The part of an RNA shown here (small-subunit ribosomal RNA, 5' domain) has 525 nucleotides and comes from an uncultured Rhodocyclaceae bacterium.
Its Rfam family is "Bacterial small subunit ribosomal RNA".

Context: one part of a larger RNA
């Protein structure tokens, strides 16, 4: 000089900020990832219509809309933790053999067909999780066919392979009783192929703690060859062949630990550390493992196992807070089961919109920084009262009372916020268009939306009114006397005090320091 601190005594405000460092011990409960009906069958609720019916009500998916279900995308992000990892990380610099949803940018296509299932219904097991069969039925779900610039495979002659649609509008034509399609346009979509962008996976080179009371260590080891394998190079794996590699410039074994940017300390070098923010890695109840998927070997997903809890009708079944909040338990020690998507951002969606314990506020605690008040002037009869006293006085002490003032904070009362313009709406030019539809850009113009919060801030009255405490005084170290105690109680960071005049132990007066704090312990420079 710090500190994520904790204890002791004390506490008025405010503003920013931290807040399980211990048992990667166990969790009750509520929430932390859904969302699209503009993909699709449809219709369990709710409201609107329309029908019956005196009414109660019934019955209709034709509208709003929408619970289960198919199917996208989206759950690989965002939050948590630090168990493990001394190098499959990290942190600086380089490299080639590679992926890549969604986004952009380029120029190619969307054309004709089947088959099926979920959902409902029927029927059946089961305590329940849940499962089984029978009939039906849709799709941007799933299969063929057709084309194929480019792609991919090649014996360079071929040969293989794709795609789905929804939306909005419309003048004239066509078909249809009509609804509606056809024909046109728009926008989203889709499919294939090239480039980018951001991301990712991969290699090497160099730094990255202690221990030599650890000296040797290695058999898929090291390296060829050919396979096999992966998005991709490589013993990554496998067959063969050769004996290599690595080691004191410390291998290999054992302890410790997530790593940097940084943080703390020093004048610097150096030395400690790696809370909070940020980037990167690793883990997700232990220990495996793959599936899907553009991306996991996947926190809140599957599947075995194992250890624990829970439900049972004893066959059999569920779970996994190192998300946010909360509990027990550990511990010197760490907060509310709190509001709200209004900004910020993510995910879905055409969009209105939904979701968000990310975030963004609010509660709690002096954990920390920083401000700020607890009054300011005047006031000597140097009061009273306390201490001490050589009894004269001295001190507390302008201190206090008393006069004369202010009124922050705090409380009342009264106004009243910035964070919110974006999207939306109308319109006007421009592009698209066959179009004064639509629709995409760019301008004006313009309603609505705030958790915090009646808060922040402004303002009015009224009153010194409500607000100081904590180590310390032997020397080191800035501060001394009295009494009681009597090597006893005690004191101490080090030297050291105490055994009848203790400035060192208790207390009281005074004094030094610092103050909403001080003092202690602990830890680092």
């Nucleotide at each position: 000089a710090u500190u994520g601190a904790a204890c002791g005594c004390u506490g008025g405000c405010g503003g920013c900020a931290u807040g399980c460092u211990u048992u990667a011990c166990a969790c009750a409960u509520g929430c932390a990832a859904g969302u699209c009906g503009a993909a699709c069958g449809g219709u369990a609720a709710c409201g609107c219509g329309g029908g019956g019916g005196c009414a109660a009500c019934c019955c209709u998916g034709g509208c709003g809309a929408c619970g289960a279900g198919u199917g996208g995308c989206g759950a690989a992000c965002g939050g948590g933790u630090g168990a493990g990892u001394a190098a499959u990380a990290c942190a600086u610099c380089g490299g080639a053999a590679c992926g890549u949803g969604u986004c952009c940018u380029g120029g190619a296509g969307u054309g004709g067909g089947g088959g099926a299932u979920a959902g409902c219904u029927c029927g059946g097991c089961g305590a329940a999780a849940g499962c089984c069969g029978g009939a039906u039925u849709a799709a941007u779900a799933c299969c063929g066919c057709a084309u194929a610039a480019g792609c991919u495979c090649u014996g360079a002659g071929g040969a293989g392979g794709a795609a789905a649609g929804c939306g909005g509008g419309g003048g004239a034509c066509c078909c249809g009783c009509a609804a509606g399609g056809g024909c046109c346009u728009c926008g989203c979509g889709c499919c294939g192929c090239a480039g980018g962008a951001g991301c990712g996976g991969c290699c090497g080179a160099u730094g990255u703690c202690g221990g030599a009371u650890u000296a040797g260590c290695u058999a898929g080891u090291u390296g060829g060859u050919g396979a096999g394998g992966u998005a991709a190079a490589g013993g990554c794996u496998c067959a063969c062949c050769a004996a290599g590699g690595c080691g004191a410039c410390g291998a290999u074994c054992c302890g410790u630990a997530g790593c940097u940017g940084g943080u703390c300390u020093g004048a610097g070098a150096g030395g400690a550390u790696g809370a909070u923010c940020a980037g990167c890695c690793a883990c997700a109840c232990u220990g495996g493992g793959a599936c899907u998927g553009a991306g996991a070997c996947a926190c809140g997903g599957c599947c075995c196992a194992g250890a624990c809890u829970c439900c049972u009708a004893c066959g059999g079944g569920a779970g996994g807070c190192a998300g946010c909040a909360g509990u027990g338990g550990g511990g010197a020690a760490u907060u509310u089961u709190g509001g709200a998507c209004a900004a910020u951002g993510g995910g879905g969606g055409c969009a209105a919109c939904c979701c968000u314990g990310a975030u963004c506020c609010a509660g709690c605690c002096a954990u920390g920084c920083c401000g700020c008040g607890u009054g300011a002037g005047u006031g000597a009869a140097g009061a009273a009262g306390g201490c001490c006293u050589u009894c004269g006085g001295g001190u507390u002490g302008u201190a206090a009372a008393g006069c004369u003032c202010u009124u922050u904070c705090g409380g009342a009362c009264g106004g009243a916020a910035c964070g919110a313009a974006a999207c939306g709406g109308u319109u006007a030019g421009c592009g698209u268009g066959a179009a004064u539809a639509g629709c995409g850009c760019u301008g004006a113009c313009u309603a609505a939306u705030g958790a915090c919060g009646g808060u922040a801030c402004c303002g009015u009255a009224a009153g010194a009114a409500g607000a100081a405490g904590c180590a310390c005084c032997g020397g080191c170290u800035a501060a001394c006397u009295a009494c009681g105690u009597g090597c006893c109680a005690g004191c101490a960071g080090c030297c050291g005090c105490g055994g009848u005049a203790a400035u060192a132990c208790g207390u009281a007066g005074g004094g030094u320091g610092c103050g909403a704090g001080c003092g202690u312990u602990a830890a680092u420079c």